Bacterial RNase P class A from Sphingomicrobium sp., 371 nucleotides, folded computationally. RNAcentral holds the sequence, with entries from ENA.
[in-house]
RNA sequence: CCAGGGGACCGGGCGGCCGCGGCCCUCGCGCAAGCGGGGGGCGAGGAAAGUCCGGGCUCCACGGAAUGACGGUGCCGGGUAACGCCCGGCGGCUCCUUCGGGAGUUAGGGAAAGUGCCACAGAAAGCAUACCGCCCGGCUUCGGACGGGUAAGGUCGAAAGGGUGCGGCAAGAGCGCACCGCGUCGCUGGCAACAGCGGCGGCACGGUAAACCCCACCGGGUGCAAGACCGAAUAGGGGCGGCAUAUGGGCCUGUUCCGGCUCGUCGCCCGGGUUGGUCGCUGGAGGCGAAGGGCAACCUUUGUCCUAGAGGAAUGGUCGCCGAUCCCCUUCGGGGGUGAACAGAACCCGGCUUACAGGUCCCCUGGCAUA
Numbered sequence: 001c002c003a004g005g006g007g008a009c010c011g012g013g014c015g016g017c018c019g020c021g022g023c024c025c026u027c028g029c030g031c032a033a034g035c036g037g038g039g040g041g042c043g044a045g046g047a048a049a050g051u052c053c054g055g056g057c058u059c060c061a062c063g064g065a066a067u068g069a070c071g072g073u074g075c076c077g078g079g080u081a082a083c084g085c086c087c088g089g090c091g092g093c094u095c096c097u098u099c100g101g102g103a104g105u106u107a108g109g110g111a112a113a114g115u116g117c118c119a120c121a122g123a124a125a126g127c128a129u130a131c132c133g134c135c136c137g138g139c140u141u142c143g144g145a146c147g148g149g150u151a152a153g154g155u156c157g158a159a160a161g162g163g164u165g166c167g168g169c170a171a172g173a174g175c176g177c178a179c180c181g182c183g184u185c186g187c188u189g190g191c192a193a194c195a196g197c198g199g200c201g202g203c204a205c206g207g208u209a210a211a212c213c214c215c216a217c218c219g220g221g222u223g224c225a226a227g228a229c230c231g232a233a234u235a236g237g238g239g240c241g242g243c244a245u246a247u248g249g250g251c252c253u254g255u256u257c258c259g260g261c262u263c264g265u266c267g268c269c270c271g272g273g274u275u276g277g278u279c280g281c282u283g284g285a286g287g288c289g290a291a292g293g294g295c296a297a298c299c300u301u302u303g304u305c306c307u308a309g310a311g312g313a314a315u316g317g318u319c320g321c322c323g324a325u326c327c328c329c330u331u332c333g334g335g336g337g338u339g340a341a342c343a344g345a346a347c348c349c350g351g352c353u354u355a356c357a358g359g360u361c362c363c364c365u366g367g368c369a370u371a
Stems, first nucleotide, its partner, number of pairs: 001367010012322007020043002023040007045342001049353002052351005057223001059221002070219005075089005090108001091106006109214002114212002116208003131154002133150005139144001162180006181203001182201008227279004237270007248263005286305008326337004
């Protein structure tokens, strides 16, 4: 320098003019509510997104405990307010290897409680089986058929009741032995998951639980349009008091009769709701720096900073200069054009996931060049 991988960070800049949403200061007018003017400072993100997990907060429900149902989680240790998140290990699997190890990946409790399933192919798919073979026996028309033994070889499959080798045998077989695997018991190391070593067992226990299920642990519901407060005109409700009264008015059927139900107005007071207003609302498990502890996640101490708070919802528009990137041309010096990705807060915080033009820095691996 190039290529690949991992991590962290940034993610258009500067200026002029006009505007928008909060906050603060100030001037003028006004009794006040308020109105008008001036100035200052602040005003989207790393994901504000999906709303998938965990909390704070809120209201509703709830005497305690146990059990059941439903949902979730599931190797071990640590971190955290908590988590299904993060960190460090262990085991499995895959790849590389100089055989010491390294890299990647992993929803990883239980298959010896029970149930289900294992397509196609294949003889046989779960209390295993015997199609082709192999071996033995007697038979034979010499092609083979029959009876028996066997599971090493072939065949099918994702998977065939351990693997390799030697012995053994009529042929074979854990039938015997060694090593590996598996199970079990013990010892050693480790907080633990687990690892190592030794003894015993001839092998019993195929796979599947992101199938039912079993075991252990966890979980009440609701989401700021939660919720709390103030409370107008008008209309309507209730109470008290004054006045009025029905031989009346209204409704039940268009009219008549009969029958039923019901009642006006004024003043004062009370309570509910709507429009509206206020709070919740943003200073918090907060950001940045330093020192110390820890492999790390993270923790402790200390210094410093304050950084949106709307309510159909502001955070914008335009101009100038500069510009990453991309495209075209090139005489390789350069010239021309384009003009910035994904995306937009709505109670807050910790995670996860998803989207993202381009750029900067650090680490690891490999290659090339030079010293």

Rfam family: Bacterial RNase P class A. The family's RNA type in Rfam is ribozyme. Rfam describes the family as follows. Ribonuclease P (RNase P) is a ubiquitous endoribonuclease, found in archaea, bacteria and eukarya as well as chloroplasts and mitochondria. The gene name in the source record is rnpB. The organism belongs to Sphingomicrobium, within Bacteria.